[in-house]
RNA sequence: CGGAUAAUCCAAGCGCCAGAACUGGCUAUUUGCCAGUUGACGAGGUCCGGGGAGGAUCGAUUUUUCGGCGGAUGCCCCGGGGGUCUGAACGGUCAGGCCAUCAAGCCGUCCCACAAAUCCGGGGAGUGAUCUUCGGGACAAAAGGGCGGCAGCCGUUCCU
Repeated sequence: CGGAUAAUCCAAGCGCCAGAACUGGCUAUUUGCCAGUUGACGAGGUCCGGGGAGGAUCGAUUUUUCGGCGGAUGCCCCGGGGGUCUGAACGGUCAGGCCAUCAAGCCGUCCCACAAAUCCGGGGAGUGAUCUUCGGGACAAAAGGGCGGCAGCCGUUCCU
C1' cells in the first nucleotide's frame, strides 16, 4: 500500500475545483508558463414509496464561508400507513395539521437553555502560501416553557 472478515465510531455547511486570490520556481521589453495552497464555523433536519424542480432551516465569524460542479433529511405533486388537536363527553370521519412508535396547527407576547470556529497561548509539518493538533476564555438563533387569541364535519347527550 492492497484485499477479506468482524466490531466500534463518524458520515450532508457534505464531496470536488477549471474562475478568482495567495505561495514558490522558471521566464521576461509581454507578464506568461509550471507546481502548490485556500475554497462553510457549529446547531438542526428523513412515516413508506414514486415523480418534479433545484438558491433547502437556524444563527456565529477579522465575511474568498466569493464563484462553479455534484449531492443532501427541505419544498411541490401523486399514492399508501398511523394518530393527535378545535365549548364538554361519547361514537364516527380525517378537511387542515402532525410523523423514525414518537410526535402532533397558526398568531402575538413574556421567560429561558445550549455550540464550534473566529480570538488568546503552545506543539508538530512545510522554503512558503498554509495544514494539523493541544490548552484557555467566551458569545447564538431556531428549539423549549408560561399566558392570551384564532382554527373542521356528522350523530347523540350536556353546557353557555